[in-house]
Context: one part of a larger RNA
RNA sequence: GGCAAUUGGUGGAUGCCUUGGUGCCAGGAGGCGAUGAAGGACGUGGAAGGCUGCGAUAAGCCUCGGGGAGCCGUCUAACAGGCGAUGAUCCGGGGAUUUCCGAAUGGGGCAACCCGACUGAAGUCAUGUUCAGUCACCCUGCACCUACUUAGCAUGGAAAGGUCGACGCGAUUUGACUUGUUUCCAGGCUAAGUAGGUGCAGGGGAGCGAACUCGGGGAAGUGAAACAUCUCAGUACCCGGAGGAGAAAAAAUCAAAAGAGAUUCCCAAAGUAGUGGCGAGCGAAAUGGGAAGAGCCCAAACCUGGUGUUCUUGAACACUGGGGGUUGUAGGGCCUUCGUUAAGCGAUCCGUGAGUAGGUAGCGGAAGCAUCUGGGAAGGUGCUCCAUAGGGGGUGAUAGGCCCGUACGCGAAACCGAACAGCGGCGUUGAAGGUACCUGAGUACUGCGGGACACGAGAAAUCCCGUGGGAAUCUGGGAGGACCAUCUUCCAAGGCUAAAUACUACCUGGCGACCGAUAGCGCACAAGUACCGUGAGGGAAAGGUGAAAAGAACCCCUGUUAGGGGAGUGAAACGAGAACCUGAAACCAAUUGCCU
Repeated sequence: GGCAAUUGGUGGAUGCCUUGGUGCCAGGAGGCGAUGAAGGACGUGGAAGGCUGCGAUAAGCCUCGGGGAGCCGUCUAACAGGCGAUGAUCCGGGGAUUUCCGAAUGGGGCAACCCGACUGAAGUCAUGUUCAGUCACCCUGCACCUACUUAGCAUGGAAAGGUCGACGCGAUUUGACUUGUUUCCAGGCUAAGUAGGUGCAGGGGAGCGAACUCGGGGAAGUGAAACAUCUCAGUACCCGGAGGAGAAAAAAUCAAAAGAGAUUCCCAAAGUAGUGGCGAGCGAAAUGGGAAGAGCCCAAACCUGGUGUUCUUGAACACUGGGGGUUGUAGGGCCUUCGUUAAGCGAUCCGUGAGUAGGUAGCGGAAGCAUCUGGGAAGGUGCUCCAUAGGGGGUGAUAGGCCCGUACGCGAAACCGAACAGCGGCGUUGAAGGUACCUGAGUACUGCGGGACACGAGAAAUCCCGUGGGAAUCUGGGAGGACCAUCUUCCAAGGCUAAAUACUACCUGGCGACCGAUAGCGCACAAGUACCGUGAGGGAAAGGUGAAAAGAACCCCUGUUAGGGGAGUGAAACGAGAACCUGAAACCAAUUGCCU
């Protein structure tokens, strides 16, 4: 030095455990905010660093309920001082307080700071100082002001024109007037409109929030084995709007000789028909089966009230209110004739149902002993009981009957608070004939250019937008995938509408052939912490003594509060001693044996 064995050290794998995580289900809730949010800064404890709570009334104040013996949150024990049957601590309802920043809003600002104005108050001889309240912007309404435009009125000026007069044969020249006509200008008044400003009033908005939803914008990596049309994808992302859902929605829809009857969602049709550098790919619909189920209101014709304008003075026009009316088998208006106040239907709204059910604290809640082993009984053995309760957790090992609970039953002073049905209010509903008044216009459609439709310009219908043209009016119009005819079907150019559907930041309950500390959320621990970065941002490691601290009094070695040896505790402390359950391997050492 090597090998082997043994005994230790080091190390923290493995096993066991779980306070945490994860996925899903059901129910609730689906918002908070100028009455100042979300999120923070700074404070706040007898002493107080972090977390938690709270706000100068500061781990709290008042009140109403619950509860019933201890309490003054936690890491974190002790000390000091207190509170509590006159009911504390604790739990729940309501209220008070709630610094400063933050939409932040009196002005400013490098967030948590600086500086004001007005009104009132405290204090001062007075000022300084202090306290309370108000003071941002936008929208809406009212009033006022300014400018411009238009219209009207009156005034003044100028010109034209006209009248009269003078010169003159005439052309022409010239003077005066202008009531009435036309044009222009000036400033004034009234009304309307546009733009801006000021003041007042009362309400609303602003910002935040996980996903879901609709709209406005809108990529690229990628795929096509390269790449440009295409794809990724109308995805990611940005912006805006809204709600507990949102969107869509009561046929100018489909269909096909038969018919259906708003929308939405699911299953199938179907990876079909199609589309496609006919590549990569993209990819329907009719129809069938289910979930749910609900239909309505305007504009117009016509009648009529009000205001204004015009003129023929009882009409027209404009604006506005009421009635009427709402559709495709066309419907409605108007006129004539007949009939009718009872029945039916109804999503919204109001009342009742009902301050009910339910929610926010809680309460009651059955039934076991002995013995053995053991540190410890819930284990073994014996006998026994309950069960609408043998879900679960804890207790010194494995407990239906020890504890908390569980099944079941019950409960609210206060606050929040439904729904269905039914009933009432309320709303709505007749027929025949005539007439041809109305039935959504820069619309439909169309040339050109784009976009959406599964559909890439294609034979390209359908829908939307830009731009240029531009209808018909029920004897009307659209659609049926170019287009035309026949036929069928529907009625655009106004609006509203639950349910079935999507999601889960949050609350409650439950479940898992989900994880078990290199796993499971990044975080089971002072975790979005420490730390890194100018910043946007990135982002850890780190769980386990024991049933109970009973956490080792006292003695000894030593420089020693290091470390160790006794003693003691404990079932166990030479293998529980705080570097603490188990304690693998690498690695280190000692002892023994063998080899060199």
The part of an RNA shown here (large-subunit ribosomal RNA, domain I) has 596 nucleotides and comes from Bellilinea sp. Its Rfam family is "Bacterial large subunit ribosomal RNA". Lineage of the source: Bacteria > Anaerolineae > Anaerolineales > Anaerolineaceae > Bellilinea. The RNAcentral record of the full RNA draws on ENA.